The RNA shown here (Purine riboswitch aptamer) has 100 nucleotides and comes from Radiobacillus deserti. Its Rfam family is "Purine riboswitch aptamer". Rfam links the family to the GO term purine nucleobase biosynthetic process. A reference for the family is Mandal et al. (2003), "Riboswitches Control Fundamental Biochemical Pathways in Bacillus subtilis and Other Bacteria", Cell. Taxonomically the source falls in Radiobacillus (Bacteria, Bacillati, Bacillota, Bacilli).
[in-house]
């Protein structure tokens, strides 16, 4: 001279919001009109009850019904409220260094 490399760069604390868990409402349920299907089916519209309550009130399977008018067991959520848990982490204290 030119090229590459390596060292240092504290401690503490930490919401908001989103996400897990649990809890409380409701049992994703109740009570009817009206229409609709039919074991390759079981649906729809509107109305009422539930909730210290806004919203929601349905979706798959299986059973059942021997062809009628009537379903029923299981599993699966969202809403509201509270509480708690993990992880970054704005940001706050405090110390030491650097710049001006």
């Nucleotide at each position: 001279a030119g090229u590459a490399a390596g060292a240092a760069a504290a401690u503490a604390a930490a919401a908001u919001a989103a996400c897990c868990u649990c809890a409380u409402a409701u049992a994703a349920u109740u009570u009817c009109g009206g229409g609709g299907a039919u074991a390759u089916g079981g649906c729809c519209c509107g109305a009422u009850a539930g909730u210290c309550u806004c919203u929601a009130c349905c979706c798959a399977u299986c059973a059942c019904c021997g062809u009628a008018a009537a379903u029923g067991a299981u599993g699966g959520a969202c809403u509201a409220u509270g509480a708690g848990g993990g992880a970054a982490g704005a940001u706050u204290a405090u110390a030491c260094g650097u710049u001006u």